[in-house]
Order: sequence, then C1' cells, then structure tokens
RNA sequence: CUACAUAAUGGGCAAACUUAUUGUAAAGUAAGGACGCAAAGCUAUAGGGCCCAGUUGGCAUGGGCAGCCAGUUGCCAUG
Repeated sequence: CUACAUAAUGGGCAAACUUAUUGUAAAGUAAGGACGCAAAGCUAUAGGGCCCAGUUGGCAUGGGCAGCCAGUUGCCAUG
C1' cells in the first nucleotide's frame, strides 16, 4: 500500500408504508417513518441489467432506477 475479517466511539444515509405535490407512466421532490446500509457517497452523454412510455407485436427512440452489477473517490482501530 492492497484485499479480507472483526470491534468500538461519534456521526451519516433511509426500504416498505402514509400524507402532500410533479409526471401519461416508470419514478422524482418534501414531511413523517425505519427494512436495512462501511460507501445506501458520487456517476445514468463508459458498459451490462431492470422498469416505464409509445407500437397489434418487436426494433429503433425517449424517460427512469446508483438500495442490481459496474466505474470512481473516501473515514477510525485491531488482526
């Protein structure tokens, strides 16, 4: 230095669901709420995957998801 495992302190994030609101939808935002998370930080004009719209159906196209994989940055102690 890298990977993995484990523990502590102080913090951080926030699934389902509810309310409001935007949107055709997926979904987003705000408040409540905690299932969980050591990257649940960031990235959707690098890639795979999934979802939505449109179509008789599919491709292409457009939109969305980073809490699916991935890329990238990064905190403390011990082994």